[in-house]
Molecule: c-di-GMP-I riboswitch aptamer
Organism: Peptococcaceae bacterium UBA6096
RNA sequence: ACAUGAAAAAGGCAAACCCACCGAAAGGCGGGGACGCAAAGCCGCGAGUCUAAAGCUAACAACGCAGCCAUGACAGUCGGGCUACCAUA
Repeated sequence: ACAUGAAAAAGGCAAACCCACCGAAAGGCGGGGACGCAAAGCCGCGAGUCUAAAGCUAACAACGCAGCCAUGACAGUCGGGCUACCAUA
C1' cells in the first nucleotide's frame, strides 16, 4: 500500500417514537431516545424511491376532488467517487 472484519481494544454514528422550529409536502435542523451500522463519514455523478408548491390538462355555482411534472427531497435504497480508527483468523 492492498485485502479482510472472525476474534479483540479505544471509541463513533443514531432508526422508530416524543418535544420544539423550518417547509406546500416529501423531508430537514436541535434536544431526548436506541432499531441498527466497519464507513449509518463526506459528495446528488448513474439509477431508484418519495413529495407536487408553481406550471399544464381536466372538472367546477361553491365546497370537495383528479391526472402529468422536479427546479424539491431521501447518502440508514443501490451503485459510484473521495477520505478514514484499530487489528490480522